A computed fold for a 70-nucleotide RNA from a marine eukaryotic metagenome, annotated as transfer RNA.
RNA sequence: GGGAUGUAGCUCAGUGGGAGAGCGCCUGCUUCGCAUGCAGGAAGUCGGGGGUUCGAAUCCCCCCAUCUCC
Numbered sequence: 001g002g003g004a005u006g007u008a009g010c011u012c013a014g015u016g017g018g019a020g021a022g023c024g025c026c027u028g029c030u031u032c033g034c035a036u037g038c039a040g041g042a043a044g045u046c047g048g049g050g051g052u053u054c055g056a057a058u059c060c061c062c063c064c065a066u067c068u069c070c
Stems, first nucleotide, its partner, number of pairs: 001069006009023004017054001025041005047063005
C1' cells in the first nucleotide's frame, strides 16, 4: 500500500422506511428437586465522526480496531 470484517453476553441475519433470529440470562407454570417443555421479559449511541437523502445498520468520505495479501 491492497482486500475483508465490526449489529444484544456469544454466533450471526438484515443491501434505503417495522432493529431481528438461535444459544445464553431473568421471571412464572409444570416437578419432591433438577433437566426437558410452555408462557412472558430484560439486554442495542448497529465501531467513531462527517456527508448524500424526506428518510441511513444499509450509499459516499475520513478515522479506529481485528484478520489477511504484497
Rfam family: tRNA. By type it is a transfer RNA. The coordinates come from a structure-prediction model, not an experiment, and the mean pLDDT is 84.